[in-house]
RNA sequence: UCAGAACGAACGCUGGCGGCGUGCUUAAUACAUGCAAGUCGAACGAGAAAGCCCGGCUUCGGUUGGGCGAGUAAAGUGGCGAACGGGUGAGUAACACGUGGAUAAUCUGCCCUUAAAUCUGGGAUAAUCCUCCGAAAGGAGGUCUAAUACCGGAUAAUACCCCUUGAUGGCAUCUUCUUGGGGUCAAAGGCGGGGUAACCUGCCGUUUAAGGAUGAGUCCGCGUCCCAUUAGCUUGUUGGUGAGGUAACGGCCCACCAAGGCUGCGAUGGGUAGCCGGCCUGAGAGGGCGAUCGGCCACACUGGGACUGAGAUACGGCCCAGACUCCUACGGGAGGCAGCAGUAGGGAAUAUUGUGCAAUGGACGAAAGUCUGACACAGCAACGCCGCGUGGGUGAUGACGCUUCUUGGAGUGUAAAACCCUGUCAGUGGGGAAGAACCGUAUAGGGAGUAACUGCCCUAUGCCUGACGGUACCCACAGAGGAAGUCCCGGCUAACUCCGUGCCAGCAGCCGCGGUAAUACGGGGGGGACAAGCGUUGUUCGGAUUUACUGGGCGUAAAGGGCGCGUAGGCGGACCUUCAAGUCGGAUGUGAAACCCGGCGGCUUAACUGCCGGCCUGCAUACGGUACUGUUGGUCUUGAGUACAUGAGAGGAAAGCGGAAUUCCAGGUGUAGCGGUGAAAUGCGUAGAUAUCUGGAAGAACACCAGUAGCGAAGGCGGCUUUCUGGCGUGAUACUGACGCUCAAGCGCGAAGGCUAGGGGAGCAAACAGGAUUAGAUACCCUGGUAGUCCUAGCGGUAAACGAUGGGUACUAGGUGUCGGAGGUAUUGACCCCUUCGGUGCCGCAGCUAACGCAUUAAGUACCCCGCCUGGGGAGUACGGUCGCAAGAUUGAAACUUAAAGGAAUUGGCGGGGGAGCACAGCAACGGGUGGAGCGUGCGGUUUAAUUGGAUUCAACGCCGGAAAACUCACCGGAGGCGACGGUUACAUGAAGGCCAGGCUGAUGACCUUGCUUGAAUUUCCGAGAGGUGGUGCAUGGCCGCCGUCAGUUCGUACCGUAAGGCGUUCUGUUAAGUCAGAUAACGAACGAGACCCUCAUCUUUAAUUGCAACUGUUAAGUCCGCUUAAUAGGCACAUUAAAGAAACCGCUGGCGAUAAGUCAGAGGAAGGCGAGGGCAACGGUAGGUCAGUAUGCCCUGAAUCCUCCGGGCUACACGCGCGCUACAAAGGCUAGAAAAAUGAGCUUCGACACCGAGAGGUGAAGGUAAUCUCGAAACCUAGUCAUAGUUCGGAUUGAGGGUUGAAACUCACCCUCAUGAAGCUGGAAUCCGUAGUAAUCGCAGAUCAACAUCCUGCGGUGAAUAUGCCCCUGCUCCUUGCACACACCGCCCGUCAAACCAUGCGAGUUGGGCCUGAGUGAGGAUGUAGUUUUUGCUGCGUUCAAACUUAGACUUAGUAAGCGGGGUUAAGUCGUAACAAGGUAUCCGUA
Repeated sequence: UCAGAACGAACGCUGGCGGCGUGCUUAAUACAUGCAAGUCGAACGAGAAAGCCCGGCUUCGGUUGGGCGAGUAAAGUGGCGAACGGGUGAGUAACACGUGGAUAAUCUGCCCUUAAAUCUGGGAUAAUCCUCCGAAAGGAGGUCUAAUACCGGAUAAUACCCCUUGAUGGCAUCUUCUUGGGGUCAAAGGCGGGGUAACCUGCCGUUUAAGGAUGAGUCCGCGUCCCAUUAGCUUGUUGGUGAGGUAACGGCCCACCAAGGCUGCGAUGGGUAGCCGGCCUGAGAGGGCGAUCGGCCACACUGGGACUGAGAUACGGCCCAGACUCCUACGGGAGGCAGCAGUAGGGAAUAUUGUGCAAUGGACGAAAGUCUGACACAGCAACGCCGCGUGGGUGAUGACGCUUCUUGGAGUGUAAAACCCUGUCAGUGGGGAAGAACCGUAUAGGGAGUAACUGCCCUAUGCCUGACGGUACCCACAGAGGAAGUCCCGGCUAACUCCGUGCCAGCAGCCGCGGUAAUACGGGGGGGACAAGCGUUGUUCGGAUUUACUGGGCGUAAAGGGCGCGUAGGCGGACCUUCAAGUCGGAUGUGAAACCCGGCGGCUUAACUGCCGGCCUGCAUACGGUACUGUUGGUCUUGAGUACAUGAGAGGAAAGCGGAAUUCCAGGUGUAGCGGUGAAAUGCGUAGAUAUCUGGAAGAACACCAGUAGCGAAGGCGGCUUUCUGGCGUGAUACUGACGCUCAAGCGCGAAGGCUAGGGGAGCAAACAGGAUUAGAUACCCUGGUAGUCCUAGCGGUAAACGAUGGGUACUAGGUGUCGGAGGUAUUGACCCCUUCGGUGCCGCAGCUAACGCAUUAAGUACCCCGCCUGGGGAGUACGGUCGCAAGAUUGAAACUUAAAGGAAUUGGCGGGGGAGCACAGCAACGGGUGGAGCGUGCGGUUUAAUUGGAUUCAACGCCGGAAAACUCACCGGAGGCGACGGUUACAUGAAGGCCAGGCUGAUGACCUUGCUUGAAUUUCCGAGAGGUGGUGCAUGGCCGCCGUCAGUUCGUACCGUAAGGCGUUCUGUUAAGUCAGAUAACGAACGAGACCCUCAUCUUUAAUUGCAACUGUUAAGUCCGCUUAAUAGGCACAUUAAAGAAACCGCUGGCGAUAAGUCAGAGGAAGGCGAGGGCAACGGUAGGUCAGUAUGCCCUGAAUCCUCCGGGCUACACGCGCGCUACAAAGGCUAGAAAAAUGAGCUUCGACACCGAGAGGUGAAGGUAAUCUCGAAACCUAGUCAUAGUUCGGAUUGAGGGUUGAAACUCACCCUCAUGAAGCUGGAAUCCGUAGUAAUCGCAGAUCAACAUCCUGCGGUGAAUAUGCCCCUGCUCCUUGCACACACCGCCCGUCAAACCAUGCGAGUUGGGCCUGAGUGAGGAUGUAGUUUUUGCUGCGUUCAAACUUAGACUUAGUAAGCGGGGUUAAGUCGUAACAAGGUAUCCGUA
């Protein structure tokens, strides 16, 4: 971080049907229009009109009277309702709500039950009518009238009040019942029935009383958000007495009295919020929410007030004030959708100005009925849940299309087509409900009461009543026909390929993708998931045991307070006892319904819904139990403490004393330096220092003893003595009797540095000064030096105040030191030894721990109490508070930013860490070079049309290239040529090709002109190819360089570790070696090393041509007659050649070593410790080199980046570098003479020999396909000369003349001769090679090659010096250590400055909101009182409550602001290099 669930949602794409639900979360913003509360004529008076009919009159227009309309409409008096129903959540942190109680402190219209009554009078008033005012709204006056309107009188109680008798109960006031007496208070009628009447009677109403039911008021226990950066609040405040007020208790209100009341169990203040049943999530505990439905509360434009009433301080009432809107004749009026629709606005966003009272419910009414935007329905919206469909079956070695491909195929895919079916939904046609019971009415029957019933009540039957709606549902018809999308496919996470793109465009929940082969971007194909929806966004819970009650932690990851004393609080030893608060048990009441769970039903199913049961984990009441906790009383001693004896100690405070050292002062001796450093200098010193001796002064600190010793709570404490004083250990007895432990708040102590005041000041030493170092050096080093360090009295209160480990108690193997005490044994005694208590260390088992580690001094096992933590940064910062003289301390955030930061351990790499070892690596020893000169060659640079390209520290640079005049060749200039195959155009009216001549051209049948020849393929355009020394060595194969001939690299099994990993492979000795031996939780094995292979060195055997030549013979030549030379025949001894063997193994002797491995010395030996040299070179690393040797993916080019030709270039030249050659000379040059190799090569070749030439060379030419012939030495040696010089050194350069190869020698070859005769006299800093047949020196051969060698690869000749060690430089191996590195030190990384952006603090101010206080004005209400010709009125006065407004001020909160401050972020900015290694001055903490 994600996967889950949920939502009153919104947005994107898409959209067939139905059922049931849900629908302004924002502006309690403003509202046009309509509707939402009326009803009763059976309470009352009065009472139209239109229209129709009839009559009279008529100028025929009309007018008038009567009847119907009609006792109707509308209005009024009166009653009931309007306090319900419906809306909203602003306010409210509260008895508002929830739950359980109380009311012995209360009220209750309509309704029900019971009892009684309903008697008798009176005066008004509205409507109407008349007059008047006003624009309107509305109002004034006059006249008349009724009531169930209003007011008297009578009667009356178990009502109320007062007095009084007796009992009961309780909870303090008191309650209930009861005896007697006195006083006070009622009413209304209406509509029926019977009856001649009097009167009787029914229903409804009215009055009194008692009770019920319902509803409401009030009080109490408990529960109910965040902030302490809100800690103190309160004056009607807390209580009392009395009076008032209320339905009712009460400071509710008032007068007086007292001084109380609340608060760390969070008062007061601030912020936020309607509460609950419940809803979502979760295993649960919890967490979040409070839409719809239900209960309660609050509100009704904002604020205040009362009236009416049973009930209101009243949403669709009234009064006042305010804001806003509207009307107006400007005088004045009207209004309140947070009712239902609807409008504007706000917003991401939320519906119709619908139908009906048919049902349910409500108001009124006797009833019919009327009213009812409550409600029932319909409309809109995939907003949610649920259900259904978009078809089913058969159907190919498998169509087309598309995708992919290794071009064979594979996938889409039974999918489609085709054939056979079905008929849901939608469509059309037809049928068609339930929801309806009432009421009323008609008929019939019955009942109560009455003298009696047609009245009243009940029952049965018939009739009457449906908005939804012709809806649900049922039937028929035709036809697969009309009905599928969305997201995803790198991992988490189910699902893969092609193309495009090329750190671009883009994606992204996290990790992260994209820089030319992207399963991650975009598209295609394919696949996966869900489905009329699918994704995205937002929010909540979950996962997260990541706030941990269930259920976490604090040595090093975040986290133990610096330490103690101690209040509240929490916790607390043993035994007996009391009570029953906690606790446990069953019971009773309550815990509304809905919801949830279970069962059974109703809609075709489900969602939805009905009934029953459970649940509601809670609260209350009474009863019971008493183990534990608690409580009461008592007892005990083991926890704790006291007394006694004894002991150790740098424990603390004060006073005094001491010696050594340092510095200073005085004096003596003495002379030129001293001092200091890496090296120096500043400094001191001839005015006498340093050194040395004597004396004196001052301050500070106490060497040795001294110790993982001691003491203290911590900080801390160290010379000696004295005084005062705290704590601790041990021993044996006695006493007290739980007196204990831990501790918010509080109080005290608290290193160094710092501050205040006064002293003191020797040494040291921030700041400061000077000298060095350095690129710089505000540092490290040096010379000085002030605060300070010291004392006294205060302040401050922090440290890496650390054991990074809070305190207490108990338990849990040991071993071994040490300090203090006690005891035992033994002894003459002491020591030793044994036991035990207390402290302090080390090692170690179990256990614990992420590991490291801890381990009776726990980080183990448990209990108690306190403190603290919750990713990194911002930040221990800001603001506020507290403290401080200040510095600052303490408490302590947020915005924003970030995917890590961090711990422990592992492997590596690295270190200006350590140890061991090694190498011509260096030193050391020695020899010779390079770097200086000239030249050769390669590279860079520059130049150029081009100077093709690659290689660039070691590990590019005489390298690719082992041969650039052309070719090579890739570069430049010029010229010419080339397209398999497919489609298409042209072409027997003749394609392409070939050829003569002329022109053109530097040249060419390339092109142009004109012809000839030939006879079928060619041509245009589009695709597609061949070719490419075109690109990519960072796509590759192969090969190679370097680490490195370094000694390493691994595996199997076992073992150890949670794991990464380790072990083996480490250690000791040894070796060239991980070579060998020994030890060892390892035992074995593999690749490397070694062995093996080749060459060389000794010997043996075999062999003898082209090799050899001791000996023998022959021949020839020469002869000094000894013989020599040559050839040859024998021969194979020696040498050589080349095949097979032998030989060397620390085998032998001795020393060392562990008696081993081995090593040293010696003998013998041709060779001695791997005999010398070579080949062979592990796991890997270096994205090392090579696409230009070849191979090869992809890309590019494709008539040019292909092919061919001519010429040029790669050979340039101010310069810089590498590798070489030749020299600078006498160890030499030159001249002459003379000697001895090896490896090799040779037929387009090596070329003897002869001749020619001064020579290069030429001519002729034997032999050689090679132990046969040819190519062939030089230094050296001998003799002579030169004599230290720019030379008889040196040979560059240049001139002239020749030679050779080759088509070609100018650019640009080599060689010869003559002449010329440069620099150079041994080379700065630096640097290279070499340890023996080596260096040095001398030449020879070969490859390449027509020609061209100072290069390379080999060969031999001559032939030294020095070391036999070490680790200082370079580098390698092993072990160890540190690490903040892992792209691995060419690493990492810090801070200022500069730039951009972001949020934030301060800020002169400024603009709003809230709340409080003072002053003023004060509508209106309540109340007292006075006046009055309007007496329910008006006008005053007083008291009191008090909205609103004005003004002043305090507090608080939000917005904004020039400027100031730091912070964060941002591929490649500047300066340094602080940290990580001993980080190059060890680092860090506190402080100045």

Overview
The RNA shown here (small-subunit ribosomal RNA) has 1488 nucleotides and comes from a metagenome. Rfam family: Bacterial small subunit ribosomal RNA.